[in-house]
RNA sequence: GGUUCCUUGGUCAAGCGGUUAAGACGUCGCCCUCUCACGGCGAAAACAGCGGUUCGAUUCCGCUAGGAACUG
Numbered sequence: 001g002g003u004u005c006c007u008u009g010g011u012c013a014a015g016c017g018g019u020u021a022a023g024a025c026g027u028c029g030c031c032c033u034c035u036c037a038c039g040g041c042g043a044a045a046a047c048a049g050c051g052g053u054u055c056g057a058u059u060c061c062g063c064u065a066g067g068a069a070c071u072g
Base pairs, nucleotide, nucleotide: 001071002070003069004068005067006066007065010025011024012023018055027043028042029041030040031039048064049063050062051061052060
C1' cells in the first nucleotide's frame, strides 16, 4: 500500500429505518442497618466525526479519524 471487519453512558453490551435507545456492572440519592456490607426504590449518564439517500438515519451509502485481522 491492498482487502475485510469494528467504533452505542465510566466499563461491558442489546437493538436495527419511525415508539422514552434495553440490560448488567459501576456512580449518586433515599430507604433498610447501631455502622459497613447485602438488599429495596429512584436518578444522572451513550449512538466516533462530516456529508449523502430518505417523509424520517444509531440503523443504508460515501469520505475522514481511531482500532483489529489477513495479505503484498